[in-house]
RNA sequence: GGGCAUGUAGCUCAGCGGUAGAGCGCUCGCUUAGCAUGCGAGAGGUCUUGGUUUCAAUUACCAACCUGUCCA
Numbered sequence: 001g002g003g004c005a006u007g008u009a010g011c012u013c014a015g016c017g018g019u020a021g022a023g024c025g026c027u028c029g030c031u032u033a034g035c036a037u038g039c040g041a042g043a044g045g046u047c048u049u050g051g052u053u054u055c056a057a058u059u060a061c062c063a064a065c066c067u068g069u070c071c072a
Stems, first nucleotide, its partner, number of pairs: 001071005007065001010024004018055001026042005048064005
């Protein structure tokens, strides 16, 4: 330099056009003499950026950037 993949919560990931979710973690409460486990509730997101299509984009398209991988 070129090809491909990837980018969503603190971490690992789902979500293939109609108000964004799970597990773990975090906070609070219940349970306990106390801790752990268990149960309940809650907080935490400009969905990498810009543009295009659309009534409507996390989702489709284009470009840029990050990361990974292969080739040179």